[in-house]
Context: one part of a larger RNA
RNA sequence: GGAUGAACGCUAGCGGGAGGCUUAAUACAUGCAAGUCGAGCGGUAAUUUAGGAAUAGCAAUAUUUCUGAGCUAGAGCGGCGCACGGGUGAGUAACGCGUACACGACCUGCCCUUUACUGGGGGAUAGCCUUGGGAAACUGAGAUUAAUACCCCAUGGUAUUAUUAUGCUGCAUGGUAUAAUAAUUAAAGCUGAGGCGGUAAAGGAUGGGUGUGCGUCUGAUUAGCUAGUUGGUAGGGUAACGGCCUACCAAGGCGAUGAUCAGUAGGGGGCGUGAGAGCGUGACCCCCCACACGGGUACUGAGACACGGACCCGACUCCUACGGGAGGCAGCAGUAAGGAAUAUUGGUCAAUGGAGGGAACUCUGAACCAGCCAUCCCGCGUGCAGGAUGAAGGGGCUCUGCCCUGUAAACUGCUUUUGAAUGGGACGAAAAAGCCUCACUUGUGAGGAACUGACGGUACCAUUAGAAUAAGCACCGGCUAACUCCGUGCCAGCAGCCGCGGUAAUACGGAGGGUGCAAGCGUUAUCC
Numbered sequence: 001g002g003a004u005g006a007a008c009g010c011u012a013g014c015g016g017g018a019g020g021c022u023u024a025a026u027a028c029a030u031g032c033a034a035g036u037c038g039a040g041c042g043g044u045a046a047u048u049u050a051g052g053a054a055u056a057g058c059a060a061u062a063u064u065u066c067u068g069a070g071c072u073a074g075a076g077c078g079g080c081g082c083a084c085g086g087g088u089g090a091g092u093a094a095c096g097c098g099u100a101c102a103c104g105a106c107c108u109g110c111c112c113u114u115u116a117c118u119g120g121g122g123g124a125u126a127g128c129c130u131u132g133g134g135a136a137a138c139u140g141a142g143a144u145u146a147a148u149a150c151c152c153c154a155u156g157g158u159a160u161u162a163u164u165a166u167g168c169u170g171c172a173u174g175g176u177a178u179a180a181u182a183a184u185u186a187a188a189g190c191u192g193a194g195g196c197g198g199u200a201a202a203g204g205a206u207g208g209g210u211g212u213g214c215g216u217c218u219g220a221u222u223a224g225c226u227a228g229u230u231g232g233u234a235g236g237g238u239a240a241c242g243g244c245c246u247a248c249c250a251a252g253g254c255g256a257u258g259a260u261c262a263g264u265a266g267g268g269g270g271c272g273u274g275a276g277a278g279c280g281u282g283a284c285c286c287c288c289c290a291c292a293c294g295g296g297u298a299c300u301g302a303g304a305c306a307c308g309g310a311c312c313c314g315a316c317u318c319c320u321a322c323g324g325g326a327g328g329c330a331g332c333a334g335u336a337a338g339g340a341a342u343a344u345u346g347g348u349c350a351a352u353g354g355a356g357g358g359a360a361c362u363c364u365g366a367a368c369c370a371g372c373c374a375u376c377c378c379g380c381g382u383g384c385a386g387g388a389u390g391a392a393g394g395g396g397c398u399c400u401g402c403c404c405u406g407u408a409a410a411c412u413g414c415u416u417u418u419g420a421a422u423g424g425g426a427c428g429a430a431a432a433a434g435c436c437u438c439a440c441u442u443g444u445g446a447g448g449a450a451c452u453g454a455c456g457g458u459a460c461c462a463u464u465a466g467a468a469u470a471a472g473c474a475c476c477g478g479c480u481a482a483c484u485c486c487g488u489g490c491c492a493g494c495a496g497c498c499g500c501g502g503u504a505a506u507a508c509g510g511a512g513g514g515u516g517c518a519a520g521c522g523u524u525a526u527c528c
Base pairs, nucleotide, nucleotide: 001528002527003526004525006524007523008522009521010520013380014379015378016377017376018375019373020372021338026336027335028334030333031332032331035080036079037078040077041076048069049068050067051066052065053064054063055062056061087291088290089289096216097215098214099213100212101211102210103209106208107207111204112203113202114201115200116199117198118197119153120152121151122150129142130141131140132139133138159184160183161182162181163180164179165178166177167176168175169174189196190195217263218262219261224254225253226252229251230250231249232248233247234246235245236244266288267287268286269285270281271280272279273278293314294313295312296311297310316327317326318325319324344370346369347368348367352366353364354363355362356361383414384413385412386411393405394404395403396402397401420464421463422462423461424460428455435448436447437446438445439444440443472517473516474515475514476513477498478497479496483512484511485510486509487508493500494499
C1' cells in the first nucleotide's frame, strides 16, 4: 500500500448494487415451512332446492321434523410425492474431496422409443353403525361395505433358474450370439367415449453405487502397529465385487518413500495479495461430502438406514386425575443466553422453479419482493459567476503600523441536481393451460379472442417556488504532506518505531493557521 461477513470512537444528505450470529452443532414460547388427486373407492354434515306432516298465526310467513334431488366440507381406504427443495459444518486426514480411468462385478420411479398382453374368480379391511376402557394421548369388541388395496387360477417369453449343443471373440476370472428341454413368475380399472391408465420385455436418457492410479495440514520430545488382522476354501448376504459376515485352513499384512499414535481441519471451483513464483484463505454463489437433541437399529420404498417418519437407550423440557403421556428451529421469522458483533414473529405465488392433478387448480418462509443496518462497492449533492471600505471578529508580529483567516463574508446576478409540493405513470406479461376456429399424421400443429402484477401509485416523466434541506474526521518532531502562540514544568500527559515533557515544548493540553481524506474519517484485529 491492498484486503475484510468485521468491531469500536466521532460524525452523517441521497440513490443503485451486494452482504448481514465468524461466538454456544447452546436451549427454545408462538405462527408458518409438504402436500395433492372425487377422472381409483365406499361415502358425505351444513347450505340450496322440491314435496309431505306438525306447531304458532286471519293470512303472508316462521320454526321443527320426514322423504327425494343437486353441489360439496371434514374424516377414511388407495395412488404419487414426502430421498427434491431449504439449513448447518459437529464429525471426518478418508477413495471424503480433486483429477484421470474402470465395472467382463451393478441398480435406476417419473420421462422417451419399440414389441406383446390386459382373461376368469375370491376373501377381507378402514370408514359408517352399535357398544366398551381411559384424565388425556389413544385404544378394545361386535356387525357390515368398496376399490387402480390384497389374494388365487389361466395365458406368456428376447425374463429368471437348471441342463445340453454350436458359432464368434477376448482383457485373467470370461464375454457374446443362436437353438433345444424342463420348471417358475404378470396385469386394473376409470371415463364427458376424445382419452388417462395397468403388466411383461428390449433399448435410451437421467440419476446413483463400486473399484483403482496420482494429489491432499502439523508433530519422531509418537517407532514399531495389526487376530477378521493378511491370504485361501466353502457358505451366507448385497443391485453388485469384496473378511462385508460366518466356519475351517495357512501365517501373514503395514512401516524412516514415516506405519501407528497425537493435534488440527469439511474438500474443490474459487477469493485476497503479489510483477511472478508463491503465501494466506474456503463468508456470499456453484459442485461434492457429512450431519439433523447425543447414540443405535431397521421398516417402507425405484431411491433413506430418512431434518419437520418409526422403534430402543440416554440427557433435557412440558402435561397429568400419578395410572400414564408429549416434544426436538443446524427450515423462515422470532425469544433467551453467549459475545466486540450480525436484521422483520412483513407481502405475494405476479414471474421462475418444484409436488400432485387430464385440467381448472391447490400447496410451496424454494423463489420473487419489501423492512432494518454507512457493513462494503459505485454514483450524486451540500451551489456557480462576479465582488476589496481587502469590513467586523479572531490569531500573530520587528506593534502610531503591518501580516494571516480572505473573494472568504456582506452585496449583485444565475442555476435547481437533491429535497418539498402538484399531476401523469410503467417494463418485468405473454405466454402456458383453459375457450373458439381450422388442418391432418387423431394428438399434435396453425390461427383467434380473452384472463393474470406481490413489488407499487414504486421507478420514471412533467410543472412550480426557492440558495433554499445537507460536512465531518484524523493529523501537522523525523519516517510523512502540513507551524506559530498560550498553558504546564520528568507533573499532567503523548507514543507505530526512534523517542518527547525537569521554565522559552513546531512531540503534552488549548487556540489560530495549515495538510490529507471526505459522507465518511480514524483506531483495533487478521492476511498478503
Notes: The part of an RNA shown here (small-subunit ribosomal RNA, 5' domain) has 528 nucleotides and comes from a Saprospiraceae bacterium. The RNAcentral record of the full RNA draws on SILVA. Its Rfam family is "Bacterial small subunit ribosomal RNA".